[in-house]
RNA sequence: GCGUCAGGAUCGGGAGAAUCUGCGGGCAGUGGGAAACCAAUGCGCGUGGUGCCGAAGGAGCAACCGCCCCGGUAAACUCUCAGGCGCAAGGGACCGACCGGACGA
Numbered sequence: 001g002c003g004u005c006a007g008g009a010u011c012g013g014g015a016g017a018a019u020c021u022g023c024g025g026g027c028a029g030u031g032g033g034a035a036a037c038c039a040a041u042g043c044g045c046g047u048g049g050u051g052c053c054g055a056a057g058g059a060g061c062a063a064c065c066g067c068c069c070c071g072g073u074a075a076a077c078u079c080u081c082a083g084g085c086g087c088a089a090g091g092g093a094c095c096g097a098c099c100g101g102a103c104g105a
Stems, first nucleotide, its partner, number of pairs: 002104004007099002010097004018050001020049005026043003030039003051085003057081001058079003064072003
């Protein structure tokens, strides 16, 4: 230097799904009003309902194997507990690169 395996707080790529709806505050300007206050609009926050997504995590099962009652064991499959569902941000299985490590010819 080559190949395989696993790891990494590294770099790049990386999807899907309601701008749904109720309630309660806040901010902004607008209209009415002498004022207090009222009304609708926009933005965002908190908290519920329903619908939906699967690629953090989690859970389940086949073939197969075993000491055969039972147990072991897989996923990108399934379930959605968790997580997520306008844009952005963040997260993100997985892929590639890089790093050092183990093994092999």